Predicted 3D model of a 74-nucleotide RNA (transfer RNA) from Cucurbita maxima. It matches the Rfam family "tRNA". The family's RNA type in Rfam is transfer RNA. Rfam's curators write: Transfer RNA (tRNA) molecules are approximately 80 nucleotides in length. Gene Ontology term of the family: triplet codon-amino acid adaptor activity. RNAcentral holds the sequence, with entries from Rfam.

[in-house]
Order: sequence, then C1' cells, then structure tokens
RNA sequence: GGUGUCGUGGUAUAGUUGGUUAUCACGUCAGUCUAACACACUGAAGGUCUCCAAUUCAAGUUUGGGCGACACCA
Repeated sequence: GGUGUCGUGGUAUAGUUGGUUAUCACGUCAGUCUAACACACUGAAGGUCUCCAAUUCAAGUUUGGGCGACACCA
C1' cells in the first nucleotide's frame, strides 16, 4: 500500500426486514438482611451507538468519506 471484518454505558455484548423508551450480564451506588462483611433479594444512576456528510417522514441499522482496532496479502 491492497482486501476483508469490526467500532453501542466503566467492561463484554443483543439490537436479524430502518419504526416511535437502545437489551442483557458483570461492575458502581442505595435499601433489606447480618454484630459486621460476604452471599442473596429489591431499586437506582450511567449511552444518544467512533467522527463528518448524504438518503428518508424517521438511521445504532442504508450510502460515501475520515479516524481507529484486528486478520490476511504484498
């Protein structure tokens, strides 16, 4: 340099045909429980989905470009 795949809360992920509140687990915080801690249970906070533009009534999802990661080729 070329090709392919990918980028979603702190971390790892779902989101399949574009559709009206972006899912779940771990972690964090609070409560219950305990003498206390842990476990368990209940609840809460935390994202505008890597960036820019386009298409559309509507984009995490489609299209183009940028940036980054990984793999292969040279």